[in-house]
Context: one part of a larger RNA
């Protein structure tokens, strides 16, 4: 694990409270006996005690359709206009173990010290071998002593190391050989030593060279029997079928936060008549937004510059400056949850009209929740981080299957009564995996850019498409041949400065086709090289700046590893236009079941945990019934077949071998896959 039994909402109660059913009814009921019949048990007879109800208010006397307060005839509270009561049946409560099973613990009363602490009382054991202490002798030595040497001797919580003991290391053993062991090592071994028999100390008590350690394989309070079914706001678990509705994770309060109560959401049952949408029309209100020459505070340029600061000047005043700060005022800008001169859309509250056809609301019975989670709007915290984390709207998930998105509670598109090899569609798709066009026209992209995450600042003759402004057969651009002078080394400045350290001057003027008092390189200065500019050659479209598509570079995360792959390139990538197809439990058609609403006829439904109600199925017994069934084969066991939405039912082969059943009603020890359930088998 698995089969086979067993295993949880139950029983009492003159007890409450609502539903229903029946009998009587302003009433209704009888408890204990008694008497007949029986196995349980059931009927008949008497019993009106007592119990609810018929009349309430008051603390009370006490009065009474009232009555209490009260000074009141006032105004207030509770009453009054007539249904109840007794059985049974359900559902929910109380009291009880009260679905079931489970603690650790508490209190009582006993039982252990054959283990294992310590202690008492008696015994028993510890090879060998080492060291060689005090005393003693002998000999040296003092005056005597002291000291010394050598012998002898044999001390010691002394050494080595067997038994014996104890467990240091490492290795195996870990469903073991073994609920603590085995090998190898290791401590100690004359001692606080080890051990053997008797005995004593008990549970808040003992014992403890102390480690909460031992006290019978059990100890920070032993074990056994009771108290007991301790309590468990925890955890698991709780058993046949269908049908109808169908949540909640919030809001107060809680020694309260994973429990409850009191509201909300949800079921049934009654009574009422409302309720919703869309439209028109009336309103409240101060949010988005917007403004601020409308407050309230923030606030940036400029321009004005009261004033105050520094300067300056005087004996002092007056006065004069000012790279400082700066009222007012004017121009230009621009800010706010807790700022408004303004001011929407939605939402809300009414009226109307048209739909819609029970969706509303009170009352009573029964719940369940009272950890909620993600997206997208509006915000608050946070870093305009987070599957954060708080609120408020809204859809999902929860409790929702199908189809899309590779795979993926919460997202797109859809809300599954059943059936079957029909149709048409949605999201999304049609090269192959893979159902559909390598679909049709047009451009783009060369970066595998891209082909289902997302990329920036800033860079760059990538290349489409466009605008502007210029040059250009009186010859443009680019390349090739020439020229590229002179007064002049312009002045100044320097040691030098000659186009080219620097500084001044708009920077002139002449020769010219041009040709700067000089575009770079270069010299110590010169020189040298080039460039503006020109002619020729060449022969045809060049150049500048913007705006845009698409691609580049910026690009770093640990497997090719982020097109799902394969693979793709006038694409199977992007953009723009079209046209056909696939494609879901949606929708339609067929055929079939149930629920509600109606008279019908028909028409609206049927996803669904927690929970409500509703109707039924099989078990075991009871009483009646069918004058049931059965050795010409019951019950059970194994197969088939038929019926039925299911729970299950019939009938029939084979087995077995003696009891079983329909119907109508009772009544439960009434349905198991789960509880690391319990026994037992494998």
């Nucleotide at each position: 694990g698995c089969c086979u039994a067993c295993g949880a909402g139950u029983u009492a109660u003159u007890c409450c409270a609502u539903a229903u059913u029946a009998g009587c009814a302003a009433g209704g009921u009888u408890a204990a006996g008694u008497u007949c019949u029986u196995c349980a048990g059931g009927a008949a007879c008497a019993g009106g005690a007592g119990c609810c109800g018929u009349a309430g208010c008051g603390a009370a006397a006490g009065c009474g359709a009232g009555u209490c307060u009260g000074a009141c005839a006032a105004g207030g509270g509770c009453g009054a206009a007539g249904a109840g009561u007794u059985a049974g049946u359900a559902u929910g409560g109380a009291u009880a173990g009260a679905c079931g099973c489970g603690a650790a613990a508490c209190c009582u009363a006993g039982u252990g010290a054959u283990c294992u602490a310590c202690c008492c009382u008696u015994g028993g054991c510890c090879a060998g071998a080492a060291u060689g202490a005090a005393g003693u002798c002998u000999c040296c030595g003092u005056a005597a002593c002291a000291g010394g040497a050598g012998a002898u001797g044999g001390a010691g919580g002394u050494u080595c190391g067997a038994a014996c003991u104890a467990g240091u290391a490492u290795c195996c053993g870990u469903u073991g050989a073994a609920a603590a062991g085995g090998a190898u090592u290791u401590g100690g071994a004359u001692g606080a030593g080890c051990u053997g028999a008797g005995g004593g100390u008990a549970g808040g008590g003992g014992u403890g060279a102390a480690a909460g350690g031992c006290u019978a394989a059990u100890c920070a309070a032993a074990c056994u029997g009771g108290g007991a079914g301790a309590u468990a706001g925890c955890u698991c678990g709780u058993a046949c079928u269908c049908c109808c509705c169908g949540a909640a994770a919030u809001g107060u309060c809680u020694u309260u936060a994973g429990g409850g109560a009191c509201a909300g959401c949800c079921u049934c049952a009654g009574u009422a008549u409302a309720g919703c949408u869309u439209c028109a029309u009336g309103g409240a209100g101060g949010u988005a937004g917007a403004g601020c020459g409308a407050c309230u505070g923030a606030u940036a340029g400029g321009a004005u510059g009261c004033g105050a600061g520094g300067g300056c000047u005087u004996c002092a005043u007056c006065g004069c400056c000012u790279a400082u700060c700066a009222a007012u005022u004017c121009c230009u800008g621009a800010c706010a949850a807790a700022c408004u001169c303004c001011g929407a859309a939605u939402g809300c509250c009414g009226u109307g009209a048209a739909g819609u056809g029970u969706u509303u609301a009170c009352u009573g019975g029964g719940a369940g929740u009272g950890a909620g989670u993600c997206g997208c709007c509006g915000g608050g915290u946070g870093c305009u981080a987070a599957u954060g984390u708080c609120c408020g709207g809204u859809g999902g998930c929860g409790a929702g299957a199908g189809g899309g998105u590779a795979a993926u509670a919460g997202c797109c598109c859809a809300g599954a009564c059943c059936a079957a090899c029909a149709g048409u569609u949605a999201a999304g798709g049609c090269c192959c995996u893979u159902g559909a066009a390598c679909g049709u026209g047009a451009c783009c992209u060369a970066a595998g850019u891209u082909u289902a995450a997302a990329g920036a600042a800033c860079g760059a003759a990538g290349u489409g498409a466009u605008g502007u402004c210029g040059c250009a057969g009186a010859g443009a651009c680019a390349g090739c041949u020439a020229g590229g002078a002179u007064g002049u080394u312009a002045g100044c400045u320097u040691g030098g400065a000659a186009g080219c350290a620097g500084c001044u001057a708009a920077u002139c003027a002449u020769u010219u086709a041009a040709a700067g008092a000089g575009u770079g390189c270069g010299u110590a200065a010169c020189a040298g090289c080039u460039c503006a500019c020109u002619a020729g050659u060449c022969g045809a479209g060049c150049g500048g700046c913007g705006u845009u598509g698409c691609g580049u570079g910026g690009a770093u995360a640990a497997u090719a590893a982020a097109c799902g792959g394969g693979a793709a390139u006038c694409a199977a990538g992007g953009u723009c236009a079209c046209u056909g197809c696939c494609g879901a439990a949606g929708c339609u058609a067929u055929g079939g079941a149930c629920u509600c609403u109606g008279a019908g006829a028909a028409g609206a439904g049927u996803g669904g945990u927690a929970g409500g109600g509703g109707a039924g199925c099989a078990u075991u017994c009871c009483g009646g019934u069918c004058g049931g069934c059965g050795u010409a084969g019951a019950a059970g066991g194994u197969g088939a077949u038929a019926c039925g939405u299911a729970a299950g039912u019939a009938u029939u082969g084979c087995u077995g071998g003696a009891g079983c059943g329909u119907c109508c009603g009772g009544a439960a020890a009434a349905g198991a896959a789960g509880a690391u359930g319990u026994a037992g088998g494998c």
The part of an RNA shown here (large-subunit ribosomal RNA, domain II) has 682 nucleotides and comes from a Bacteroidales bacterium. The full RNA is in RNAcentral, with records from ENA. The organism belongs to Bacteroidales, within Bacteria.